[in-house]
RNA sequence: UGGCCGACGCCGCCGAAUCGAUGACCGGCGCCCCGCGCCGGAAAGCGAGCCGGGGACCCGAGUUUCUGGGGUGAAUCCACGGUUUUCCCGUGGUAGGGCUAAUUUCUUCCGGCCCGAAUCCGUCAGCUAACUCGGCAGGCGGUGUGACGGAAGAAGGA
Numbered sequence: 001u002g003g004c005c006g007a008c009g010c011c012g013c014c015g016a017a018u019c020g021a022u023g024a025c026c027g028g029c030g031c032c033c034c035g036c037g038c039c040g041g042a043a044a045g046c047g048a049g050c051c052g053g054g055g056a057c058c059c060g061a062g063u064u065u066c067u068g069g070g071g072u073g074a075a076u077c078c079a080c081g082g083u084u085u086u087c088c089c090g091u092g093g094u095a096g097g098g099c100u101a102a103u104u105u106c107u108u109c110c111g112g113c114c115c116g117a118a119u120c121c122g123u124c125a126g127c128u129a130a131c132u133c134g135g136c137a138g139g140c141g142g143u144g145u146g147a148c149g150g151a152a153g154a155a156g157g158a
Base pairs, nucleotide, nucleotide: 008144009143010142011141012140013139014138018048019047020046025041026040027039028038029037030036031035049136050135051134052133053132054131059126068124069121070120071119072118077093078092079091080090081089082088096115097114098113099112100111104155105154106153107152108151109150110149
């Protein structure tokens, strides 16, 4: 000097998955030492907010319930091949979805880059006021200051 990896902090992305107070308990440090104080973390429960399920009248459906059915989610469907039908695997598409970091935030267009999974309920659920049940995870990127482009608009602030 360059590259790679890791930790911490910060910034950002998908997603409902965030915030607040209290706090069993844990760790560290200090002291007038068996007790106290400070700092950090933190289960459970509570509140705010966001998200999802069940659940009347009315409306819908009016049967097609083993060819089971249904939910969360953008994640469906098609063709070809591997296959022993299914399932599954691969390739190419596709309904649909996300990102593209000037800026306090947001939106649109063009171009570019990606995803197009997985899983749950357990024979059972249309919508649905009251009511009621549950979740607030997980996975990534950038970086020690900078990102993977361009063209517009709106709000807010001054």
Predicted 3D model of a 158-nucleotide RNA (c-di-AMP riboswitch aptamer (ydaO/yuaA leader)) from Fodinicola feengrottensis.
Model confidence (mean pLDDT): 78 of 100.
It matches the Rfam family "c-di-AMP riboswitch aptamer (ydaO/yuaA leader)". Gene Ontology terms of the family: cyclic-di-AMP binding and regulation of gene expression. About the family: This family represents a conserved RNA structure found upstream of the ydaO and yuaA genes in Bacillus subtilis and related genes in other bacteria.
It was read from a public genome assembly, where an Rfam model found it.